[in-house]
Predicted 3D model of a 74-nucleotide RNA (transfer RNA) from a Candidatus Nanopelagicales bacterium. It matches the Rfam family "tRNA". It is annotated as a transfer RNA. NCBI's taxonomy places the organism under Bacteria, Bacillati, Actinomycetota, Actinomycetes, Candidatus Nanopelagicales. The coordinates come from a structure-prediction model, not an experiment, and the mean pLDDT is 81.
RNA sequence: GCACCUGUAGCGCAGCUGGUUAGCGCACCACCUUGACAUGGUGGGGGUCCCCAGUUCGAGUCUGGGCAGGUGCA
Repeated sequence: GCACCUGUAGCGCAGCUGGUUAGCGCACCACCUUGACAUGGUGGGGGUCCCCAGUUCGAGUCUGGGCAGGUGCA
C1' cells in the first nucleotide's frame, strides 16, 4: 500500500428482512435475608449504538467518506 472483519452500557456480547420502548450476562446502587460477611432474593440507575454525511415516512441495521483495532497478502 491492497483486501476482508470488527466498533452497541464500566467489561463481555445479542439485536432477524430497516419499524412500535435498544436488550442479556457480569459489575454498580438500594432494600430483604445474617450477630457480621459471603451466597441468595427483589427492585433500580447507567447508552450521542466510534465520527461526519447520504438514502428513507422511519437507520444500531442500508450506502459513501473518515477514525480506531484485528486478520491476510505484498